About this RNA:
Predicted 3D model of a 74-nucleotide RNA (transfer RNA) from a Dehalococcoidia bacterium. Its mean pLDDT, the model's own confidence on a scale to 100, is 80.
RNA sequence: UGCCCUAUGGUGUAGUGGUAGCACGUCAGCCUUUGGAGCUGUAAGCCCUGGUUCGAACCCAGGUAGGGCAGCCA
Numbered sequence: 001u002g003c004c005c006u007a008u009g010g011u012g013u014a015g016u017g018g019u020a021g022c023a024c025g026u027c028a029g030c031c032u033u034u035g036g037a038g039c040u041g042u043a044a045g046c047c048c049u050g051g052u053u054c055g056a057a058c059c060c061a062g063g064u065a066g067g068g069c070a071g072c073c074a
Stems, first nucleotide, its partner, number of pairs: 001070007010024004018054001027041004047063005
């Protein structure tokens, strides 16, 4: 320098153009003598900028970060 892959709550992960979901965790309540377990509920997320579209996590362009391969120098 080129090419490829990845980026979604605190963590992991789903979602191939139409209300962003699940598990664990946090918090609150119930239960319990207490704790744990169990049950119910709450809050929190699409890497950034722009474009296409009635509508974008998803498609397009550029960028950022991480990873992989190749190249260059030595």